[in-house]
RNA sequence: UUAUACAUAGGGUAAACUUACUGAAAGGUAAGGACACAAAGCCGUGGGUCUAAGGCUAACAAGCUAUGAUUGCCAGGUUGCGCUC
Numbered sequence: 001u002u003a004u005a006c007a008u009a010g011g012g013u014a015a016a017c018u019u020a021c022u023g024a025a026a027g028g029u030a031a032g033g034a035c036a037c038a039a040a041g042c043c044g045u046g047g048g049u050c051u052a053a054g055g056c057u058a059a060c061a062a063g064c065u066a067u068g069a070u071u072g073c074c075a076g077g078u079u080g081c082g083c084u085c
Stems, first nucleotide, its partner, number of pairs: 012037002017032006035072001041078003045075003048070003054065004
């Protein structure tokens, strides 16, 4: 450059909400359900955010605080899948 085929496939996870259980709460687990996601797989390592049982302060009201939570808040680490070009 030309020609042909064809423009992937198999799929994966599961937001809100509902129900049940669990937790002081934030939240988590399971079933249903799909908002969305090419790491929305895993890890609480750094930051952010949420909660405040317990503790501290307080005349009351209430406030502060993570050892709790969030990986579908951001980053980092780590593992995997795909790619005609």
Molecule: c-di-GMP-I riboswitch aptamer
Organism: Bacillota bacterium